This record gives sequence, C1' cells and structure tokens, in this order.
RNA sequence: GGGCCCGUAGCUCAGUUGGGAGAGCGCCUCGCUUCGCAUGUAGGAGGUCGCCAGUUCGAAUCUGGUCGGGUCCA
Repeated sequence: GGGCCCGUAGCUCAGUUGGGAGAGCGCCUCGCUUCGCAUGUAGGAGGUCGCCAGUUCGAAUCUGGUCGGGUCCA
C1' cells in the first nucleotide's frame, strides 16, 4: 500500500426484504416481598446506531468518503 470482517446503552451483543432502537448483565427506586437485609419481582434512567455526505417519503440497514480495531497478502 491492497483485499475482507467488525464499530449499536457502562459491558457482551441482537437487529442482514429500508418503516417500532432492543435483550442479558450492570446502575437507580419513597414500589411489592421481609422484623430488617439479601434474593426474587415490578418500575425507571441511560444511545448523535464511529464520523461526514449522498439516495429515498423514510436509513442502524443501501451508496461514496473518512477514522479506529482485527485478519490475510505484499
């Protein structure tokens, strides 16, 4: 330098025919449960979907560029 894969919540990830942004763990709670705590249960907060631009009525998803990581080739 070139090819391919990945980048979504604090962490691990799902979402792959373009239309609801989600799960588990973690965090919070004057809820329920207990004499109290833990556990369990219920509720809640938390995201510019790496970044910029384009296509589209509509983009995490398609296209181009770019940054970072992994891997192969040189």
Transfer RNA from Latilactobacillus sakei, 74 nucleotides, folded computationally. Its mean pLDDT, the model's own confidence on a scale to 100, is 81. Rfam family: tRNA. RNAcentral holds the sequence, with entries from ENA.